[in-house]
């Protein structure tokens, strides 16, 4: 110090520019004596800043953290 790759829900993962979904996990209801299991419902995320486009999770570009090579 200088190249590269990653960053999306409570967890692991998707979404090649038309605007975010799934399956576990959390929670309401149903069933059941009560509990599991099933069933139908609901919350809930794109690391930050700028920029480019009618339109960005995607593209540029800055910073952060994580990890990999080289010196």
């Nucleotide at each position: 110090u200088g190249a590269c790759u990653c960053a999306u829900a409570g967890u692991u993962c998707a979404a090649u520019g038309g605007a975010a979904g799934a399956a576990c996990g959390c929670u309401g209801c149903g069933c059941u004596a009560c509990g599991a299991a099933c069933g139908c419902g609901g919350a809930a995320a794109u690391a930050a800043g700028a920029g480019u486009u009618c339109g960005a999770a995607u593209c540029u570009u800055u910073u952060u953290g994580a990890g990999u090579c080289a010196a």

This is a predicted structure of a 71-nucleotide RNA (transfer RNA) from a Bacteroidota bacterium. Model confidence (mean pLDDT): 82 of 100. Its Rfam family is "tRNA". It is annotated as a transfer RNA. RNAcentral holds the sequence, with entries from ENA.